[in-house]
RNA sequence: GAUAAUAUUUAGCAAACCUAUCGAAAGAUAGGGACGCAAAGCUAUGGGUCUAAGGUUGAAUAACUAUGAUUGCCAGGUUGCCGUU
Numbered sequence: 001g002a003u004a005a006u007a008u009u010u011a012g013c014a015a016a017c018c019u020a021u022c023g024a025a026a027g028a029u030a031g032g033g034a035c036g037c038a039a040a041g042c043u044a045u046g047g048g049u050c051u052a053a054g055g056u057u058g059a060a061u062a063a064c065u066a067u068g069a070u071u072g073c074c075a076g077g078u079u080g081c082c083g084u085u
Base pairs, nucleotide, nucleotide: 004085005084006083012037013036017032018031019030020029021028022027035072041078042077043076045075046074047073048070049069050068054065055064056063057062
């Protein structure tokens, strides 16, 4: 220095919930707040899941559909901290 595994320390992130804003919704952003996380850093590449504005079908209730969302659902890719082996 590289790779793999893995305690602690120093650090880091921030679930639910509340408030405000955006959005058709799912959800996201900011502030507060901590359930937890050794990648709970980044990436929507594959799968899963959620939503259905628009579109399609239908007499109607409705049903189907992602170009939308989810990385704290699972993987892949990629970049890292501390010490030990």

Overview: The RNA shown here (c-di-GMP-I riboswitch aptamer) has 85 nucleotides and comes from Anaeromonas frigoriresistens. Rfam family: c-di-GMP-I riboswitch aptamer. From the family's description: GEMM was predicted in a large-scale screen for bacterial structured RNA regulatory elements. Lineage of the source: Bacteria > Bacillati > Bacillota > Thermohalobacteraceae > Anaeromonas.